Annotation: This is a predicted structure of a 90-nucleotide RNA (Glycine riboswitch aptamer) from an uncultured Granulosicoccaceae bacterium. The sequence was found by an Rfam model in a public genome assembly. The prediction has a mean pLDDT of 81.

[in-house]
RNA sequence: ACGUACGUGGUGGGAGAGACUGGUUACCGAUACCAGCGCCGAAGGAGCAACGCCCAGGAAACUCUCAGGCAGAAGGACCACCACGAACGA
Repeated sequence: ACGUACGUGGUGGGAGAGACUGGUUACCGAUACCAGCGCCGAAGGAGCAACGCCCAGGAAACUCUCAGGCAGAAGGACCACCACGAACGA
């Protein structure tokens, strides 16, 4: 030099669910605020199986829906490529 997995950043892809109802503001409005009902799960968070010295601990794309979200935008687990970093192999 190279390879593997890891971390950070960049680029691209990236689902689901009410453009809900009422009120206030605003020239109007798909904006903002308040209240209400209905939903979504793939930011984050929480819970648990096997296992276990049966104690502690212990996974998820499963479950919950606190948070977040339900036109667009933003965000978005995850995937691909690139760069950098650090570790192991060599």
Of the family's consensus pairs, 90% are formed in the model.